A computed fold for a 504-nucleotide part of an RNA from a metagenome, annotated as small-subunit ribosomal RNA, 5' domain.
[in-house]
Context: one part of a larger RNA
RNA sequence: GGAUGAACGCUGGCGGCGUGCCUAAUACAUGCAAGUCGAACGAGAAAGUGCCUUCGGGCGCGAGUACAGUGGCGAACGGGUGAGUAACGCGUUGGUGACCUGCCCCGAAGAGAGGGAUAACAGACCGAAAGGUUUGCUAAUACCGCGUAAUUUCCUUCUAGUUAGAGAGGAGGGAAGAAAGGCCGAAAGGCGCUUUGGGAGGGGCCUGCGUCCCAUCAGCUAGUUGGCGAGGUAAAAGCUCACCAAGGCGAUGACGGGUAGGGGACCUGAGAGGGUGACCCCCCACAAUGGAACUGAAACACGGUCCAUACACCUACGGGUGGCAGCAGUAGGGAAUAUUGGUUAAUGGGCGAAAGCCCGACCCAGCAACGCCGCGUGCACGAAGAAGGCCUUCGGGUUGUAAAGUGCUUUUUAGUGGGAUGAGGAAGGACAGUACCACUAGAAUAAGUCUCGGCUAACUACGUGCCAGCAGCCGCGGUAACACGUAGGAGACGAGCGUUAUCC
Repeated sequence: GGAUGAACGCUGGCGGCGUGCCUAAUACAUGCAAGUCGAACGAGAAAGUGCCUUCGGGCGCGAGUACAGUGGCGAACGGGUGAGUAACGCGUUGGUGACCUGCCCCGAAGAGAGGGAUAACAGACCGAAAGGUUUGCUAAUACCGCGUAAUUUCCUUCUAGUUAGAGAGGAGGGAAGAAAGGCCGAAAGGCGCUUUGGGAGGGGCCUGCGUCCCAUCAGCUAGUUGGCGAGGUAAAAGCUCACCAAGGCGAUGACGGGUAGGGGACCUGAGAGGGUGACCCCCCACAAUGGAACUGAAACACGGUCCAUACACCUACGGGUGGCAGCAGUAGGGAAUAUUGGUUAAUGGGCGAAAGCCCGACCCAGCAACGCCGCGUGCACGAAGAAGGCCUUCGGGUUGUAAAGUGCUUUUUAGUGGGAUGAGGAAGGACAGUACCACUAGAAUAAGUCUCGGCUAACUACGUGCCAGCAGCCGCGGUAACACGUAGGAGACGAGCGUUAUCC
């Protein structure tokens, strides 16, 4: 000098674009953050209102609506955090003849004939609640047999070639395994269902190389290293197990300890390098702590389940409930970090045939000079130069064209009126009566901070008297201090200026 997710002191007019718990991965009141489909299925109110009425009620509309239930898809995305991890975690290069893939796209073939339940609901019962038991009824694209089926899968025989070696491919035989002929539609047709080939996108696994400090860590290792067999997985593998062998790693740093999410990038620097890993993008890991599986194409699952632990809450003491490292917000910690805001208008996502519904993702608004950038706080004229202040050699000098005064302008400000783009093609705009435009008023609403001994731009007076104090370094202060304090003046930067911290 540059830089910062900064903080502190003094000061503070506006706008645009960004950014905003770095500390306690501490604990959380409250609200919201994941639903949707009636064109899969059965069932099905009420308020209100119209008519009738024997005044008890009945019928219709509301309405096949609402609230629920079965079923499907989604909930594994999106959002948060960086605790753990020195690791194939990440980055990069390859491999998979060792693999998976819902929805989507292209292609081939098919869907025959049956069955038994169950929730909802109604009844009975238990419980303070959370919730549960039992009897009876019912539907399906829910569930289960049977039949059929290939180029699918498995077993087996043969076979060419590739390869380091092979399990890929081709031919024959045998065995096994499907489906909702559903839903909408007058129909045409559409959406679905089953098996299979290919694709796209996504993922799993393996691998060469790279990836912080300590040797005051020098030896480490028993599923350890390899083999045969078995199990297991979508899949290779000590991944797991039985048996056999005794191996495997290490100064090219094993093992141990400390620290740490990694990268794209960011800061600095002429570069090499050094430092960092906030915001944005990619990957990983985690979801009170520890463990486990279930469902599913995919999870060992933040707003799912079970168990244990700690904590907190409710309780009728028998027993239950909870998990903000989602968005706001609260307490606490801290030098320190914002609103319990608006909208689905746009973008994007889930569901749906669609209309649409949902979305604290997102888009906006609010707060903060936290940062960068831009604008303003007026412009011109105006004295051999007012007053006041300060200094003075008492002559004067300086503040200083500065002010006053005269003329002008209106960025900005205030008021009034108009008023968007963002929605490509009718309506539909949270932002927003915002941006912007026009008119009116009037210099009106707007300047500070630090420094002035040298480094280093900027000097005098008074006060103080090694005191009070200053200070980045050298050093100032003990009676004329350009170094402390105040005043005048000056210098630098300017809605900021200085200090502190950290990096180059």